[in-house]
Molecule: FMN riboswitch aptamer (RFN element)
RNA sequence: AACAUACUUCAAGGCAGGGUGAGAUUCCCGACCGGCGGUGAAAGUCCGCAACCCGUACAAAGUACGGCUGAUCCGGUUAGAUCCCGGAACCGACGGUACAGUCCGGAUGAAAGAAGGAGAGA
Repeated sequence: AACAUACUUCAAGGCAGGGUGAGAUUCCCGACCGGCGGUGAAAGUCCGCAACCCGUACAAAGUACGGCUGAUCCGGUUAGAUCCCGGAACCGACGGUACAGUCCGGAUGAAAGAAGGAGAGA
């Protein structure tokens, strides 16, 4: 100095304004938001992961394994860009409720992962 291991902390944002209606942040006009790692260069839309949901095993809690899992093009710059710049698009779990990416709820949860100190042995 690096590594096993256990521990601690952290780990998601967003309907302004207006219309209809008895009632809508759910419909309509319009507004707004973008988890984590990677990738020749900075990504909601490329590759992968997590969350949600479903299934199987175990008495259960819970854990493990498996499944499911949205959406982008054109032009420019460049050695190199679906990542930058310009333009135009598109997407968003489940339950509740007047039909919800944005409200309420599971969730003071879980987690990809980030950081920190500790540290056996060789």